[in-house]
């Protein structure tokens, strides 16, 4: 220079919070016995992240009368594997950057068929001769018509593959060797793919984060999901709809299932408990694998709040930096990003500083 | 959770991508009138919110981050 992996202050001490467990007392209620629940007191232990953020992607699970197939729509997009799954991770192909370690990559299909390339410029796709060059013709220092031509050059992101040689009346894959391409075979490799042999003059390109077309995969709503309780209220009013399946069952159609449903006016209720933290969890060890991770054994419980808790104040003192000082030092001051609200695996963004451990260059 | 927006000093168009920016008010200046308004002509003012990517070329397409707003 690169890649990786951890902290992200520590120790005491005083008040304060906030959930749990034990044991004592006392109120309730029940009562043979016992349990329960309020409420104080006394001990123990516990109490925000590495992103807890954005909400960009998947599930866990809960509910929806929950069932098939078509069609629409949306994702993803080299290949092989891990996983619960994913648009993630690992590994390896190719491609680009870097002297290198190493980083990056939205990376299937242009001969299925549509569409776009402004301006420039002769001319932008099965496209073209402007300037040039060569032949004939005149004619003498030029130029008009013919026919040929696409190597040069001009313009542009892009202009009939690329360099040399030969040919030619000048040219041109015309020939020819060399690279580049197609197509085929043989090898390795699980596979993208790599190499060699051998064909063919072969390019009528470019662009799919243009329409599309291949190839997998996808019900809806969400914890403010749901599920119990307790209360109070108006078992309301009023227009349709339909019984041979209407509404509903995912955007649409069928197929199946369901008998009540639609629209509007209005009235109570908005309190409580549970979900709520034991989980695809974590720490060690072993063995397998490059690895990502999987088996297996041993331990180990880590907030669960609800207007929403884990603070403040003291003393020591680690690092960093700033002033002032000074013979090795002494003092003062600051010190990132930023707070759970079901829960988990990513992906993105922000972030003073410290520490280790491996490469690579001078 | 969940659904929009951000373009001149203001309020909006723009958008199957064509090298570009418009429209009204406002503002400058001119003509006009005894002044001034009105009406008529003519200018000036733009990092399209930032930021990488694709494409020859991005206001417009994909991501990401930011700020307003509703529900």
């Nucleotide at each position: 220079g690169g890649a990786g992996a951890a902290c992200g202050g520590a120790c005491g001490g005083u008040c304060g919070c906030c959930g749990c467990u034990u044991a004592u007392g006392c109120u309730a209620a029940u009562u043979u016995a016992u349990u329960u629940u309020c409420c104080a007191u006394a001990a123990g232990g516990g109490g925000a992240g590495g992103a807890a953020a954005g909400u960009c992607c998947g599930a866990g699970c809960a509910c929806c009368a929950u069932u098939g197939g078509a069609u629409a729509g949306a994702g993803u997009g080299c290949c092989u594997g891990c996983u619960a799954a994913c648009g993630g991770c690992a590994g390896g192909a190719c491609g680009a950057g870097g002297u290198a370690a190493c980083u990056c990559g939205a990376u299937g299909g242009a001969a299925a068929g549509u569409g776009c390339a402004a301006c420039a410029g002769a001319a932008a796709a099965u496209a073209u001769a402007c300037c040039g060059c060569c032949u004939a013709c005149a004619a003498u220092u030029u130029g008009c018509u013919a026919g040929g031509u696409a190597a040069g050059g001009u313009u542009g992101a892009a202009a009939u593959g690329g360099c040399g040689a030969g040919g030619u009346a000048a040219g041109a894959g015309c020939u020819c060797a060399c690279c580049a391409g197609u197509c085929a075979a043989a090898u390795g490799g699980u596979a993208a793919c790599a190499u060699u042999u051998g064909u063919c003059g072969u390019a009528u390109g470019g662009u799919a984060a243009a329409c599309c077309c291949c190839a997998c995969u996808c019900g809806g709503u969400g914890c403010a999901a749901g599920a119990c309780c307790a209360a109070a209220u108006a078992g309301g009013g009023a227009a349709g709809c339909a019984g041979u399946a209407a509404u509903c069952g995912g955007a649409u159609c069928c197929a199946c299932g369901u008998a009540g449903u639609u629209u509007u006016c209005g009235g109570g209720u908005u309190g409580g408990u549970c979900g709520c933290u034991u989980g695809a969890c974590u720490u060690u060890g072993u063995a397998a694998g490059u690895g990502a991770u999987u088996a297996c054994a041993a331990g180990g419980c880590u907030a669960g709040a609800u207007a929403g808790a884990u603070g403040a104040c003291c003393g020591u003192u680690a690092a960093u930096c700033u002033u002032u000082u000074a013979u090795u030092u002494a003092a003062a001051g600051a010190u990132a990003c930023a707070g759970a609200a079901c829960u988990c695996g990513g992906c993105u963004u922000a972030u003073a500083g410290u520490u280790c451990u491996c490469c690579u260059c001078u | 959770g969940c659904g929009a927006g951000a373009u001149a000093g203001c309020u909006c168009a723009g958008g199957c991508g064509g090298u570009c920016a418009g429209a009204g008010c406002g503002u400058c200046g001119g003509a006009u009138u005894c002044a001034u308004a009105a009406c008529c002509c003519g200018g000036a003012g733009g990092u399209c919110g930032a930021g990488a990517g694709u494409u020859c070329g991005a206001g417009u397409c994909u991501c990401u981050c930011u700020c307003u707003c509703g529900c």
Source information:
Two RNAs folded together computationally: RNase P RNA and transfer RNA, 433 nucleotides in total. The coordinates come from a structure-prediction model, not an experiment, and the mean pLDDT is 76. Rfam match: Bacterial RNase P class A. The family's RNA type in Rfam is ribozyme.